[in-house]
RNA sequence: GUGGGCGUGGCCAAGCGGUAAGGCGCCAGACUGUGGAUCUGGAGAUCGCGGGUUCAAAUCCCGUCGCCCACCCCA
Numbered sequence: 001g002u003g004g005g006c007g008u009g010g011c012c013a014a015g016c017g018g019u020a021a022g023g024c025g026c027c028a029g030a031c032u033g034u035g036g037a038u039c040u041g042g043a044g045a046u047c048g049c050g051g052g053u054u055c056a057a058a059u060c061c062c063g064u065c066g067c068c069c070a071c072c073c074c075a
Base pairs, nucleotide, nucleotide: 001071002070003069004068005067006066007065010024011023012022018055026042027041028040029039030038048064049063050062051061052060
């Protein structure tokens, strides 16, 4: 340089046009002599960034940034 994949709450991770699921963690409560475990409830995501298409975009298109993989060139 060329091609491809990935980027979603603190962490992991689903979704593939109809307005963000789940697990871990966190907070509160119940239970317990205390803690843990368990149970109940709760908070937390402008979906890497910018733009476009659409009534509607995490999802489609363009650009761009970061990470990973393969290939090519030079040393």

Predicted 3D model of a 75-nucleotide RNA (transfer RNA) from an Armatimonadota bacterium. The coordinates come from a structure-prediction model, not an experiment, and the mean pLDDT is 82. The RNAcentral record of the sequence draws on ENA. The organism belongs to Armatimonadota, within Bacteria.